Predicted 3D model of a 1390-nucleotide RNA (small-subunit ribosomal RNA) from an uncultured bacterium.
[in-house]
């Protein structure tokens, strides 16, 4: 500043921020008759004229007063009041100065006030003109003017004295000489002119310090800078002019560009700063826009003048008038911003002797919640905690809320009524007094706009008076409902896709309060521009290197000084504010008065330790100087050999050459390969290295010559000479560019072959510039140690180069001097590790990124962008400086856990690999997708769906469809009541259900009524019901990583943390299995034992099993007596643990055709599934929140469907046949079911089955024939004696009922299929494979599933390179919905 609501009380305050746009009307500056000539109004008084009956009104004249219209003259108008456009300035602050100045009106002292003359306006006459206004005559006055005179401490000009000072000179005398005043008025009290000098107030000039951004503005400057003369001014000055001289400002920022009025203040900050300049004071500028003088003490002048301009406006078209940034108002602009008020009471101003007159200054009032600050809208009692809203776990309970209702009590405040001001007290005038005659005192008296105010007193009444924002987190305050990523929120992170504390409303609350929120903008947080107070290795930021200018900074002693510095005085530092004490309005805010502060600046006295200056001196820094040492340092020239190519010649023959493979090329015109000669050009194998050397860039065969620097060692010199270093020079890899050369290798562009989806790439074969030289540019690089030079301090250990020292050892060469080498010592470099300390961290650590100084450069989110533009360099290429629009909330940096990798190390797994059978081709079965369909009910969908849910759809079942039918309901409970229960009819329906008959006649008590009790039905009411919706709102269950070897805590220890360690490491296991080591120590969930079966043995039992002896018996069978020996049953113990030998090995463990032993290294096989993933699955097992449904989406019933079928696809059963089919004979299991049930013997049917019924609730009876196998026949390789689909006919059996839609039996029919493409499944031993047999579910069964069960009974593992999937270590990573991931560039759409 808006924008609403509602109130509008005091006090106090504020008020065009834009258009310095335009500006109607009205006001904002006049006074003075005691300067003047006068006398228009205006009062009276006469006389006259008109109206009128008069009163009277009115016009004209005369004359008195009172006066101020015009006039001339003073004074004032330069103040007061507006505004902020211009200024970046001596404009402001502030502090000096003025020895270069002015000042009307006031104050103080001194002297004066005399003569005299001419005009003008007004008025009068008269003329142009629309007007504005102006011309002419004539006359008139003054405190207007004009001129003599008189005069000084005035002004000029000479000469002199004295005193001081700051360059010029200032102050005080003295003398002569020239020059220049003046006004009158009057009530007689005065008052007013003139000069002079003083003092006061005001101004004026100069000057130091301080005053905004930009250098993508670096040079500006001719009156410019000094001077001499003169003119100008109050006054100094290039301020102006003439001559002269070349100068004056600038990196400490001149100039030029933007932007600004400045200051006391004020907002915010702990301050220091940052940010502003509205109201109030003070300076400054400006009045339309410019420009220019006049008048005057004062302007260069807001409501004067004049000229240019632009604009309104009048106009008779000749001409003229105007100036609100004064006060109110108007238009416009705008988000926005008041009345066309009232007094001159008061304060203040002008003018006047004064009354007084003017005063939009100013003092009220009016709008306005603009600001501040007080008040109040109601106090207390009052729980069936009313009703009413809202919520909830809803028979009820929480809340709204003592909140209301209601009872008492109070009146601030508005209402009314009555009183009512402080501000006012002068001053002037007036009476009196006194006096020094200026004045003083004393008295009466008069003056209020505000204002029927403030304030006081009375009355009546709770009565007149709550709004606005929030309510996820910051951040005080939580539920419900609607919505459904819609609608909408949002200051920031982020809400919303059906359960929203974040979005609408509602209830509740929370905060402020006559406010309240929003939007803006300023300061704070933000040490995020770092003065107080940051940083540059990786987060932005160290210049590519050096020398070196200004500059900044600077060893040790000492004298002197006294600019910094530091103390004491004094002068300012205005008032207001701000801060404190006192006060005054009922408080407060607001005012008053007092202090203190004002951090500053000048100016003085003093003090000198430090810095600074001046002198004087040291020697330790620096530099020289002498001998030495040392290296790919540079510069130039001369030599050298190995290769490569190239030429010649000879030798030989078919390839060569090239790649992952191959082509392009080369080659019988003789390639390559070999040798000999020739040639030419570039580069230095081995030495060689974490080596050296240079200031970086950079330097490497050998060797001359010029020439730089580094160290080292001195009893030598000079005596701070030094450090950094903006600008400046100068040097700089590679690529580039100019001119001339040079070209053997390689080698952009270029070409070819290959690679690929393509390949303007990587591979390959050529090849041009270039790549080498000489001269001249370029100037950039991850120019990197991403680490600027210097100087000093700061534990240690190990290496290296390259000096220096040696009293002592020790090796070795030598006759010996001695000389290499080692240890020692002590420099200068160059490297690893690490202590303290720094650091986010990672790391850095005497070569510090530690402590500290000194100087540069450089940084301020990311993108745009190192790009535009400008500007400077370059031949170009390009470099060097170096932005903004505009976009996004992040980019960035170290580290962690993890996940990932066509990164690495180890290890496992039927994961490959070896092998055996399969699948995928076929018929059929069954799932499923897809289609159909009234309905084919739902759900499972990589691995982890697809013979799954479903262990069994013909009705049911069932959820789906059609069609009938019911609405408290098909179930269950409470239940007044009715009836025994129960049972057989009838009509009608397709049923369900509707209607309705009969029959029976329970138990207890009691004669009977009737009560009671089982069971039935059951009205009302109350609790219904849903396989509707959400597996992404759950639980529970279940898959899958995965029987993978893992997953974690405690405690200590590391780390700023995240989080590590443990759990990593050497080994070893199936195992995080154990060992061993270790800042770990232990623990807990997993593995592994514990539990089942099964495999040897002993023990106890012995029936329905079992028969060795022993007797009986029979055709024959453990059939009987009887045994328990064995077999089996089923308990309960044994056993196996690398226990024992042997080699390996520290050990843990590993290895033996090792020993026993039934079994041997987890003996084998099952139950058992760690923290977690998959928002995996399942609201149709159950449960469950929400939601949706109620004469349906509930419930009954009939019938259809879930069985459909052009097709796909999973799982499977049977095949293709001879290791076989069929036929006839024969052996030998296990488990498991049998009462609505298994059913034998026995008879009937060719069979499926019937009849019938003995045993059996079963180690006793039954289903029961086991089958491959064994033995004998037969078939003879064929779509068949192999294969059975389909299909016709007959049938049994389940069931209310086999059409849609069961299963089996018999006759009959015999289809595809003759071993299956890509692919791709299992399985490592009693397995695979093949063989039959049992259970489930069940009326039957569509099972070839599922789930047991036993018989037969193999192959093959060399290894772990590869394909999946996992473990553990490790290392990248810009991924973390985690590679199905990020993400980039084109192109398309919106």
């Nucleotide at each position: 500043g808006c924008g609403a609501a509602u109130u509008c009380g005091c006090c106090c305050u504020u008020g065009c921020c834009u258009a310095a746009c335009a500006c109607a009307u009205g006001c904002a500056a006049g006074u003075c008759g005691a300067g003047c000539g006068g006398u228009a109004a205006c009062u009276g008084a006469c006389u006259g004229g008109u109206a009128g009956c008069a009163a009277u009104a009115u016009u004209a004249g005369u004359u008195a007063g009172c006066u101020a219209g015009a006039g001339c003259g003073g004074c004032g108008c330069a103040c007061g009041g507006g505004u902020g456009a211009g200024u970046a300035a001596c404009g402001c602050g502030u502090a000096c100065a003025u020895a270069a100045c002015c000042u009307a009106c006031c104050c103080u002292a001194u002297a004066c006030u005399g003569g005299g003359g001419g005009a003008u306006a007004g008025c009068c006459u008269u003329g142009g003109g629309a007007a504005a206004c102006u011309g002419a005559g004539a006359u008139u006055a003054a405190u207007a003017c004009c001129c003599c005179a008189u005069g000084g401490u005035a002004u000029u000009a000479u000469c002199u004295g004295g005193u001081c000072g700051c360059c010029u000179g200032a102050c005080c005398g003295g003398a002569u000489a020239a020059u220049u005043a003046a006004a009158g008025u009057u009530g007689c009290g005065a008052u007013g002119g003139u000069a002079u000098a003083g003092g006061a107030u005001g101004g004026a000039u100069g000057u130091g310090c301080g005053u905004c951004u930009g250098a993508u503005u670096a040079g500006c400057u001719a009156g410019u800078u000094g001077g001499u003369a003169g003119g100008g001014u109050a006054a100094c000055g290039g301020c102006c002019u003439a001559c002269c001289a070349a100068g004056g400002c600038g990196a400490u920022g001149a100039u030029c560009a933007g932007u600004a009025g400045g200051g006391g203040g004020c907002g915010u900050g702990a301050g220091a700063g940052c940010g502003u300049g509205g109201u109030c004071c003070c300076c400054c500028a400006c009045a339309c826009g410019g420009g220019u003088a006049c008048u005057g003490a004062g302007a260069c002048a807001c409501g004067g003048a004049c000229c240019c301009g632009a604009c309104u406006c009048c106009u008779a078209c000749g001409g003229g008038a105007g100036g609100c940034a004064g006060c109110a108002g108007u238009a416009a602009g705008g988000a926005a911003u008041a009345u066309u008020g009232g007094u001159c009471a008061a304060u203040g101003g002008a003018g006047g002797a004064a009354a007084c007159u003017c005063u939009g200054a100013a003092c009220c009032a009016g709008c306005u919640a603009u600001c501040c600050c007080g008040c109040g809208u109601g106090a207390a009692g009052g729980a069936u905690g009313a009703a009413g809203g809202g919520g909830c776990u809803c028979u009820g309970c929480c809340u709204u809320g003592u909140a209301a209702a209601c009872u008492u009590c109070u009146u601030u405040u508005g209402u009314c009524u009555g009183g009512g001001g402080c501000g006012a007290a002068a001053a002037a005038g007036c009476u009196c007094g006194a006096u020094u005659u200026a004045u003083c005192g004393a008295g009466a008296a008069c003056u209020g706009a505000c204002g029927g105010u403030a304030c006081c007193a009375g009355a009546a009444g709770a009565a007149u008076a709550a709004g606005c924002a929030c309510c996820g987190g910051c951040u005080a305050a939580c539920u419900c409902c609607g919505u459904g990523c819609c609608a909408g929120c949002a200051g920031c992170c982020g809400c919303g896709g059906u359960a929203a504390u974040a979005c609408g409303g509602a209830g509740g609350g929370u905060g402020c309060a006559a406010g309240c929120g929003u939007u803006a903008u300023c300061c704070g947080g933000a040490a995020u521009c770092a003065c107080u107070g940051g940083g540059u290795u990786u987060a932005a930021a160290g210049g590519g290197u050096g020398c070196g200018u200004a500059g900044g900074c600077g060893g040790c002693u000492u004298a002197g000084u006294a600019a910094g510095u530091c103390a004491g005085u004094g002068g300012u530092g205005a008032a207001a504010g701000g801060c404190u004490g006192u006060g005054g309005c009922u408080u407060a805010a607001c005012c008053a008065u007092g202090g203190a502060a004002u951090u500053g600046c000048c100016a003085u006295u003093g003090a000198u330790a430090c810095u600074g200056c001046u002198g004087a001196g040291c020697u330790u820094g620096a530099a020289u100087c002498a001998g030495g040492u040392u290296g790919a340092g540079g510069u130039u020239g001369g030599c050298g050999g190995a290769a490569u190519g190239u030429g010649a010649c000879a030798u030989g023959u078919a390839g060569c050459g090239g790649u992952g493979a191959a082509a392009u090329g080369c080659u019988u015109a003789g390639a390559u390969a070999u040798g000999u000669c020739a040639u030419g050009g570039a580069a230095c194998a081995c030495c060689g290295a974490u080596u050296g050397c240079g200031a970086a860039g950079g330097c490497a065969g050998c060797u001359g010559a010029c020439u730089g620097g580094a160290c080292c060692u001195g009893u030598a010199u000079u005596g701070a000479c030094g450090c950094u270093g903006a600008g400046g020079c100068a040097c700089g890899a590679a690529a580039g560019c100019g001119u001339g050369g040079g070209g053997a290798g390689c080698g952009a562009a270029c070409a070819g072959g290959a690679u690929u989806a393509g390949a303007u790439a990587c591979c390959c074969u050529g090849g041009u510039a270039g790549u080498c030289c000489a001269c001249g540019c370029c100037c950039u690089a991850a120019a990197c140690g991403a680490u600027g030079c210097u100087u000093a301090c700061u534990c240690g250990u190990u290496g290296u180069u390259u000096g220096a020292c040696a009293a002592a050892c020790u090796g070795c060469a030598g006759c010996a001097a001695u000389g290499c080498a080692g240890u020692g010592u002590u420099g200068a470099g160059u490297g690893a590790c690490u202590u303290a300390g720094c650091g986010a961290a990672a790391g850095c650590g005497a070569u510090a990124a530690g402590u500290a100084a000194g100087c540069c450069a450089c940084c301020u989110g990311g993108g745009g962008a190192g790009u535009a533009c400008g500007a400077c360099c370059g031949c170009a290429a390009g470099g060097u400086u170096g932005a903004a629009a505009c976009u996004c909330a992040a980019a960035g940096g170290a580290a962690u856990u993890g996940a990932c990798g066509g990164g690495g190390g180890u290890c496992c797994g039927c994961a490959c690999a070896a092998g055996c059978g399969g699948u995928g081709g076929a018929g059929c079965a069954u799932g499923u997708g897809g289609u159909u369909u009234a309905a084919u009910u739902c759900g499972a969908u990589g691995a982890u769906a697809c013979g799954c849910g479903a262990g069994g759809a013909a009705c049911c079942u069932u959820a789906c469809c059609u069609g009938g039918g019911c609405u408290a309901g098909a179930a269950u409970g409470c239940g007044a009541g009715u009836g025994a229960a129960u049972g057989u009819g009838u009509g009608u329906g397709a049923a369900a259900g509707c209607a309705u008959a009969c029959a029976g006649g329970c138990c207890u008590a009691g004669c009977a009524a009737u009560a009671g009790g089982a069971c039935a039905c059951a009205a009302a009411g109350c609790a219904a019901g849903g396989u509707g919706c959400u597996g992404c709102a759950u639980g529970g269950c279940u898959g899958u990583c995965g029987u993978c070897a893992g997953c974690u805590c405690g405690u200590g220890c590391c780390g700023u943390g995240a989080g590590g360690u443990g759990u990593u490491g050497g080994g070893u296991u199936a195992a995080g299995u154990c060992c061993c080591g270790c800042a770990a120590c232990g623990a807990g969930c997993g593995c592994a034992a514990c539990c089942c079966u099964u495999g040897u043995c002993u023990c106890u039992a012995g029936u329905u099993g079992c028969c060795a002896g022993c007797a009986c018996g029979u055709a024959a069978u453990g059939g009987u007596g009887g045994g328990g020996a064995c077999u089996c049953u089923a308990g309960a113990g044994a056993g196996a643990c690398u226990g024992c030998c042997c080699c390996c090995g520290u050990a843990a463990g590993g290895g033996g055709a090792g020993a026993g032993g039934a079994a041997g290294g987890a003996g084998a096989g099952g139950a058992c599934g760690a923290c977690g993933u998959c928002a995996a699955g399942u609201c149709a097992u159950c449960a469950u929140g929400g939601c949706c449904u109620u004469u349906a989406u509930g419930c009954c019933c009939a019938g259809g469907g879930c069985g459909a079928c052009a097709c796909a696809c999973g799982u499977g059963c049977u095949a293709c046949a001879a290791u076989g089919g069929c036929c006839g004979g024969u052996a030998c299991a296990g488990a498991g079911g049998g009462a609505u049930g298994c059913a034998a013997u026995a008879c009937c049917g060719c069979g499926a089955g019937g009849u019938g019924g003995a045993g059996c609730c079963g180690a006793u009876c039954c289903g029961a024939g086991a089958a491959a196998g064994c033995c004998g026949g037969u078939c003879u390789c064929a779509g068949u004696u192999c294969g059975g689909a389909u299909u016709g006919g007959a049938g049994u059996c389940u069931g209310c009922a086999a059409c849609c839609c069961g299963a089996c039996u018999c006759c009959a029919u015999g289809a595809a299929g003759u071993u299956g493409g890509a692919a791709u499944c299992g399985c490592u031993a009693g397995u695979a494979a093949u063989c039959g047999c049992g259970c489930u579910u069940c009326a039957g069964c569509c099972a070839u599933g599922g789930c047991g069960c036993g018989g037969u009974g193999a192959a093959u593992a060399c290894g772990u390179u590869c394909c999946c999937g996992g473990a553990c270590c490790u290392u990248g990573u810009a991924c973390a919905c985690u590679c199905c991931g990020c993400c980039c560039g084109u192109c398309a759409c919106a």
The RNAcentral record of the sequence draws on ENA and SILVA. Its mean pLDDT, the model's own confidence on a scale to 100, is 82.